[in-house]
Molecule: c-di-AMP riboswitch aptamer (ydaO/yuaA leader)
Organism: Neobacillus niacini
């Protein structure tokens, strides 16, 4: 000096998921759900199975609904391809180029909007950098 691996810290990214105090919990902020009038919606059918045991309770599925960007189509033995939509590219914004995601899960026949009110969460997981235009901030020299 170069390359590889590991650990920690700083910095940064997705996301609501941060801060303060205390002494093991509370508050502030941020985020979600339920919930009137008014408004909107609709008018074929409305659950099935199992367990308990007599009027209901519990569990599973499923119609429907919620969180989320994560929806839909084609094809297949599996697996793939595309797509609505979403993210990153290190001061901010815009546009070009490039790199990615396009999941998962909860409620359990039930929920439109919704003031007051009620209630819940504050996790988890990771490591991108090319140049252009406009604007902002800072430094150095004189």
């Nucleotide at each position: 000096a170069u390359u590889u691996c590991u650990a920690a810290a700083u910095c940064g990214c997705u996301g609501a998921g941060a801060c303060c105090a205390a002494a093991u919990u509370g508050g502030u902020g941020c985020g979600g759900g339920g919930g009137a009038c008014c408004c909107a919606u609709u008018c074929a059918u409305a659950u099935g199975g199992a367990u308990a045991g007599u009027a209901u309770a519990u569990c599973c599925a499923a119609g429907g609904g919620g969180u989320g960007a994560a929806u839909c189509c084609u094809u297949u033995a599996a697996a793939a391809g595309g797509u609505a939509g979403g993210g990153c590219u290190a001061c901010u914004c815009a546009a070009u180029g490039g790199c990615c995601c396009g999941a998962a899960u909860c409620c359990g026949a039930c929920a439109g909007c919704u003031a007051a009110c009620c209630u819940c969460g504050u996790a988890a997981g990771c490591g991108u950098u090319a140049a252009u235009g406009a604007g902002a901030a800072g430094g150095a020299a004189g």